[in-house]
RNA sequence: AGCUCAUCCAGAGGGGCAGAGGGAACGGCCCUGUGAAGCCCCGGCAACCACCGUGCGUUACCUCUACGAGCAGACGAGGCCGUCGCCCGGCAGGUGCCAAGUCCGUCCCGCAGGCGCGGGAAAGAUGAGGA
Repeated sequence: AGCUCAUCCAGAGGGGCAGAGGGAACGGCCCUGUGAAGCCCCGGCAACCACCGUGCGUUACCUCUACGAGCAGACGAGGCCGUCGCCCGGCAGGUGCCAAGUCCGUCCCGCAGGCGCGGGAAAGAUGAGGA
């Protein structure tokens, strides 16, 4: 750099250094010397992954029983260290995030006389996975 999947109307900022930009692109519209980006410190939000617990299912296993002359042994009943998955709860280890819905739009569709409204894509962001 590219691939797959999930999520994106919630939430959460102070200080120091620095000194003019920033909000991905473009068009808007905003933020910004009452100090942008960036770096550092502290704080916070959230819960994707990891981890922990209850429950449920699943699979494996075990026990009993039906049946069976006996052996074997269930599609029946029960149990359960374990496997895998799911709901819920917890935690905060790995990430992420802390102006505005991903700030709005861009392409398509529907509605509307129009301003516009709604839906879906695309693109982007974050996480997880894999090569």
Model confidence (mean pLDDT): 81 of 100. A computed fold for a 131-nucleotide RNA from an Actinomycetota bacterium, annotated as SAM riboswitch aptamer (S box leader). It matches the Rfam family "SAM riboswitch aptamer (S box leader)". Rfam links the family to the GO term regulation of gene expression.